[in-house]
Parts: sequence; structure tokens; C1' cells
RNA sequence: AUAAUUUUAGGCCAAACCCGUUGUGAAGCGGGGACGGAAAGCUUCAGGUCUUUUGUAAAAAAGAUAGCUGGGUUGCAUUU
Repeated sequence: AUAAUUUUAGGCCAAACCCGUUGUGAAGCGGGGACGGAAAGCUUCAGGUCUUUUGUAAAAAAGAUAGCUGGGUUGCAUUU
């Protein structure tokens, strides 16, 4: 440096749900709480799903989801 892995150690994140709060909404943020996760760190580039608006419809635009899939990028431990 690269690749693989979770065997050891130290750890890390935090689903559903509850409370508060923001938003038309999907959902976000803070606290509690752990279903799980080897990147459940970051990033909307492509697709998917969801929301709002327009439209007769097909669809289009704007947003949400990174814990939907793929991609990009960064990182810890052990082993080779």
C1' cells in the first nucleotide's frame, strides 16, 4: 500500500416504539430505547420506493429516503 475477514481486544452506530420539536407531506432534529449493522461514516451520480404540485392520461418538476440496490470517497482492528 492492496485485498480479504470478524478470530482476539478496544470500541462505534442505532430499527421499531415513546416524549418534545420542525415541515402541507414523505420525513428530519434532540432525548430515551436497541431491531440490527464490518463501514448502519460521508456523498442523490444512476435506478427503486415514498411525498407535494401540474396534467384527461401518459408523464414532468421539486423534495424525502444513504438502515432500498449499485456507484464514488474516507476510516479502525487482526491476518496475509